[in-house]
Small-subunit ribosomal RNA from a metagenome, 1517 nucleotides, folded computationally. The sequence is in RNAcentral, with records from SILVA.
RNA sequence: AGAGUUUGAUCCUGGCUCAGAGCGAACGCUGGCGGCGCGCUUAACACAUGCAAGUCGAACGCGAAAGUCACCUUCGGGUGGCGAGUAGAGUGGCGGACGGGUGAGUACAACGUGGGUAACCUGCCCCUGAAUCGGGAACAACCCUUCGAAAGGAGGGCUAAUACCGGAUAAUACCCAGAGCACAUAAGUGCUUUGGUUCAAAGGAGGCCUCUGUUUCAUGCUUUCGUUUGGGGAGGGGCUCACGCCCCAUUAGCUAGUUGGUGAGGUAACGGCCCACCAAGGCAACGAUGGGUAGCCGACCUGAGAGGGUGAUCGGCCACACUGGGACUGAGACACGGCCCAGACUCCUACGGGAGGCAGCAGUGAGGAAUUUUCCGCAAUGGGCGAAAGCCUGACGGAGCGACGCCGCGUGCGUGAUUAAGGCCUUCGGGUCGUAAAGCGCUGUCGAAGGGGAAGAACUGUACUUUGGCUAAUACCCAUCGUAUUUGACGGUACCCUUCAAGGAAGCCCCGGCUAACUCCGUGCCAGCAGCCGCGGUAAUACGGGGGGGGCAAGCGUUGCUCGGAAUUAUUGGGCGUAAAGGGCUCGUAGGCGGCCCAUCCAGUUGGUUGUGAAAUCCCUCGGCUUAACCGAGGAACUGCGACCAAUACUAGUGGGCUUGAGUGCGGGAGAGGCGAGCGGAAUUCCAUGUGUAGCGGUGAAAUGCGUAGAUAUAUGGAGGAACACCGGUGGCGAAGGCGGCUCGCUGGACCGCAACUGACGCUGAGGAGCGAAAGCUAGGGGAGCAAACAGGAUUAGAUACCCUGGUAGUCCUAGCUGUAAACGAUGGGUACUUGGUGUGGUGGGUGUCGAUCCCCGCCGUGCCGGAGCUAACGCGUUAAGUACCCCGCCUGGGGAGUACGGUCGCAAGUCUGAAACUCAAAGGAAUUGACGGGGGCCCGCACAAGCGGUGGAGCAGGUGGUUUAAUUCGAUACAACGCGAAGAACCUUACCUGGGUUUGAACUGCAGUGGACCGCCUUAGAGAUAAGGCUUCCCUUCGGGGCUGCUGUAGAGGUGCUGCAUGGCUGUCGUCAGCUCGUGUCGUGAGAUGUUGGGUUAAGUCCCGCAACGAGCGCAACCCUUGCCUGUAGUUACCAGCGAGUAAUGUCGGGGACUCUACGGGGACUGCCGGUGAUAAACCGGAGGAAGGUGGGGAUGACGUCAAGUCCUCAUGGCCUUUAUGUCCAGGGCUACACACGUGCUACAAUGGUCGGUACAAUGUGUUGCGAACUCGCGAGAGUGAGCCAAUCACAAAAAACCGAUCUCAGUUCGGAUUGGAGUCUGCAACUCGACUCCAUGAAGUUGGAAUCGCUAGUAAUCGCGUAUCAGCAUGACGCGGUGAAUACGUUCCCGGGCCUUGUACACACCGCCCGUCACAUCACGAAAGCUGGCUGUACUAGAAGUCGCUGAGCUAACCCUUCGGGGAUGCAAGUGCCGACGGUAUGGUUGGUGAUUGGGGUGAAGUCGUAACAAGGUA
Repeated sequence: AGAGUUUGAUCCUGGCUCAGAGCGAACGCUGGCGGCGCGCUUAACACAUGCAAGUCGAACGCGAAAGUCACCUUCGGGUGGCGAGUAGAGUGGCGGACGGGUGAGUACAACGUGGGUAACCUGCCCCUGAAUCGGGAACAACCCUUCGAAAGGAGGGCUAAUACCGGAUAAUACCCAGAGCACAUAAGUGCUUUGGUUCAAAGGAGGCCUCUGUUUCAUGCUUUCGUUUGGGGAGGGGCUCACGCCCCAUUAGCUAGUUGGUGAGGUAACGGCCCACCAAGGCAACGAUGGGUAGCCGACCUGAGAGGGUGAUCGGCCACACUGGGACUGAGACACGGCCCAGACUCCUACGGGAGGCAGCAGUGAGGAAUUUUCCGCAAUGGGCGAAAGCCUGACGGAGCGACGCCGCGUGCGUGAUUAAGGCCUUCGGGUCGUAAAGCGCUGUCGAAGGGGAAGAACUGUACUUUGGCUAAUACCCAUCGUAUUUGACGGUACCCUUCAAGGAAGCCCCGGCUAACUCCGUGCCAGCAGCCGCGGUAAUACGGGGGGGGCAAGCGUUGCUCGGAAUUAUUGGGCGUAAAGGGCUCGUAGGCGGCCCAUCCAGUUGGUUGUGAAAUCCCUCGGCUUAACCGAGGAACUGCGACCAAUACUAGUGGGCUUGAGUGCGGGAGAGGCGAGCGGAAUUCCAUGUGUAGCGGUGAAAUGCGUAGAUAUAUGGAGGAACACCGGUGGCGAAGGCGGCUCGCUGGACCGCAACUGACGCUGAGGAGCGAAAGCUAGGGGAGCAAACAGGAUUAGAUACCCUGGUAGUCCUAGCUGUAAACGAUGGGUACUUGGUGUGGUGGGUGUCGAUCCCCGCCGUGCCGGAGCUAACGCGUUAAGUACCCCGCCUGGGGAGUACGGUCGCAAGUCUGAAACUCAAAGGAAUUGACGGGGGCCCGCACAAGCGGUGGAGCAGGUGGUUUAAUUCGAUACAACGCGAAGAACCUUACCUGGGUUUGAACUGCAGUGGACCGCCUUAGAGAUAAGGCUUCCCUUCGGGGCUGCUGUAGAGGUGCUGCAUGGCUGUCGUCAGCUCGUGUCGUGAGAUGUUGGGUUAAGUCCCGCAACGAGCGCAACCCUUGCCUGUAGUUACCAGCGAGUAAUGUCGGGGACUCUACGGGGACUGCCGGUGAUAAACCGGAGGAAGGUGGGGAUGACGUCAAGUCCUCAUGGCCUUUAUGUCCAGGGCUACACACGUGCUACAAUGGUCGGUACAAUGUGUUGCGAACUCGCGAGAGUGAGCCAAUCACAAAAAACCGAUCUCAGUUCGGAUUGGAGUCUGCAACUCGACUCCAUGAAGUUGGAAUCGCUAGUAAUCGCGUAUCAGCAUGACGCGGUGAAUACGUUCCCGGGCCUUGUACACACCGCCCGUCACAUCACGAAAGCUGGCUGUACUAGAAGUCGCUGAGCUAACCCUUCGGGGAUGCAAGUGCCGACGGUAUGGUUGGUGAUUGGGGUGAAGUCGUAACAAGGUA
């Protein structure tokens, strides 16, 4: 510090996700030791049991028992001593307000920081002054009686005090009055002083005899502790002020003790704190009130920081103590382990009544993912009481449990190669686990055993001693130096030593990318994984296991949460033309910001000093535990707040001035600016009349409609409403919406010129107000045309649409409402600055002229192009989207949704404001390359058109589907499968079926063992394979053996079994289409572009020209073969012109080398020549010559790639499967089936023909297991015989159509030949299933073929025959050959396919694409809903516990007073009553949840239904 993920790829925007750190954690797997920390985050839920606050006998009165000893005894017991002034309760004092717990409540009465208190309090403690006199009356305990189950009371009696009550005295205390000084000022406070009033107490302990009094001794003295009253301090607290302190505005108004005043009350104290009266205030957009949530802080986590999150442990503050209310006591409480009342709950009960409060420490239940021992000790620290010893202390110190966290240590170290065995992988060679192990040597941390053994202890007390103080005192007491002694829960722990022994101690996660780490097997969209992207459908580095590897390590992962990354809320540090985002526009309030100069002030600002910012924490240094964590000490820091001093530039404030911002004035002209009134012509429609006749109208085509009752058309006249052609223009005006005939009236703004006036008067603008297209609404008018709805006609599968005919609201006017638009420049307003060019509107100036509309310049407006700069790009570019400043509005992933709820406005429609649950890993912008378009342009092709002949109808053949079957083997199956693999299934082939055999096998290789020739022939059994038997039968040799071969065993064979979607090779197709790319350079952030586009031209990316491109490669063309012309050479088997010979005839023979031909060379054609067109080019057109002319015809040749195209059954091959079978052998059957459907053909339907007879003319080929002449036989297929030929020699071999002649005469025929019967021939081991051919007989359908569809552009189509491969035999097929031999092409609009350029795109699996909505089903969350049911809360009334306060107080009443001693007074209490008042009750609201038949839309969900809305002109933009 970044990374992954939107795309075919790119850049950007933007969300989601990951890597980091952390935690009071939990869960899974695992777990050796120690140290230091931490440990109910949930139910402030309920709690059994024990403990957690007591202490003081030196404040006081009382006062046991058990036991034991002694004595007595009536043996039942009694008395006394000790126990013991003990236990115990009680009076009294101090403490239970600390310590400990928890975070419910509380958004402020809290908390934090800094101030104030001149408005206050303070027990114990410290310093200091003074005092401590003298009396009295009670009440507990105790005793007696009594009530009650208990808890607990009632009555009577006795008694003490540091308990209680009077009295005296007293101040620098308090109060009142007066004077003065100082400070402060708003009241006021402090000091000095005068006078007056008021208020106090308690004693205890030790010692002693100096004083007093004495019998001891205490009433004395002394010491000390206490007590009272003052002053001061320390520490603590109360009150108060300023600032800071979460979310919601879908909470906007709140408030009657409310705000203030006066007076009185109350408090320690100010104060509406309370009360009476008076006034009407107070708070709030700088967020009051209400709602939600929450203890606050030091700090903790994170972060570079700014920030964000948190508020466990430790520390400070607050609040609370079952829930609510209340006071009492006290220095302090409205009190966790106190009291009273009410409520809920639990327990006890004799049913009358009582008791209780773990949010103290342990512990229990419950809740929960989850959080410990009912431990030890007061040894230390601290606290309470006490004079002290001491007691108490679940504070605390420790131990226990828990890997919960942090830190440290260990689980060994060295050596050791046959790189052991074994595992895993393997290309079978090996590699790896791996020096790892074993083995050998060594060490001893932890552990175990044994032994030793701390620090933490300082005190205090006691004893002795030193010194000092007090005192009459050498006593006591106090302080103090020293010695001795006493105290350890942890704990026989830490630590040390010895011994034992490598012995007891390693797991977890991960290994597709991010992200370090790879292989095998299993599985087969299953099981599963997953943080995101995504893996899994038979070769998974992603699932599960194994091996190996990576990471961390007594832990490792997962989950949850926080910050970070995230500049993804942007102060630091973002944006708003198109990605989310500028308010529809203007005016303007608050607010924010604001020109030049001078002076003043010092609030902001800056500097310095100072106080504070608790400790702990963080940081630095040093130190202590072996180290570290941890702990200690010192420093720094705590970025904050306060006070004082200083500076005065800037900002603010105040005062004064200026004119440039702004405004006013004067002079001009421009304009669809606004409002009102009037006027005008053209056109549509309607009405009337005339003319006139059959149609009009409308459309792609029609129909509805109108018209013989006279339309349309035409003419004249009239009515009425609306809108204003031409001018008219990226012209003008307006803030926007918007504004268009002419005239008049009223009226707003802008601009130009002048420079007289004001003197910053400015800019923006939350709320607010006004304006605001169209549609819509209300009321009243108006209504020609147009026209939602509606009706009809068409279209269509449908057509609630598009088209047509009609047509009502509406459109128009008046008054009002609505308040929204793609209200758009998708661009808020203002100011300033920053190169230019060119139009245009308004106005002014200059030059010049006779004359400025024309030329030049300025200002204002409005366009286009474009520089820098900006931008993701597109683009913007002085009219900024550039550079800056000021102000406002708005955005923060997509969907849900501009929806719901609430509020607001509206008559309604609806507007404004505006969520969430849930869901997705994207949604998006710009640009790029393709592909596509019922987009455009250019151009090709038998693509269409023009023609010729077919297919589709019939019969048959062969192929396919389907069906059938034991099997009908398998594959191919849009073009590009279907006379295809198959150039030939009777057996074989053959892969299929049935049956019979066989298992190292039918064929192959190696090894080991063993036997021997093998082969062949014959016989028997059998369907055969096979089995049995018989006959015959080796070679080489170095003499070891080898070759060949049979059998057995073992490696291993075999498979037309699967996967063509694991593959190679081969092939098809686009397509013989003209394309496909690269290097360098250049352009672009980039994908990419350029080149390859453009102008011409071509069959062609063929060539030329141009050009930021220049070159090159694969394709095209050419080179190759063949054919067409000429020629050279060579002539046998070919040829025969001339010469000779011969024959019935024939190149038959001699011969020839002319010709044809053969086959080896050469030439020829190149737009070369001429003319024209073109750009002077390329090229095209025409012509000449030529056998051939513009590629002469044909063939071979197939770029980058596409289709997961075809083929595992040609071959090869990975993987899988099979191994007495899916191998192999054999016989028979099947592949030849047959209701049917399709593609390809053959033969026909006839007269351009059939039949018969006659007569011609080819070429390619093939032949010894062959072709087979001639001859003979047969009607024929063929048979017999066999010449010749290994072929330019012989044979196949007859070419056929054609031509000549005859016949048939339009018919199911002398057409057609299917089918069937019979008889044969040939091949073959064998023609039954299942061959071909022949003869005789039979003589089916069919009379030119619906929709549709195929081939072909010249030696082509059509038509005619011939040959060959395969093959024993079997073509209508395939591949070739020649014969005869046409028609047509205007042309490129249309159909199909293709090429190039361009355009649009939401497509990229690429239009066979994408995608929308209803409906149906499943599921999820949400809204509405008659209601039902909770929480919180307002108002009114009612009722009113405890209790304070007030009043009353007849009843009761020790202290004090008076008294005549009877009593009275005073005081207090009970009781009553008034105000307030908790829990309640009634009524009525508000708010917020839950639930609810039904209902509404929404989201999601591989293959449902209906349509086709959008994306291309998406077929109606």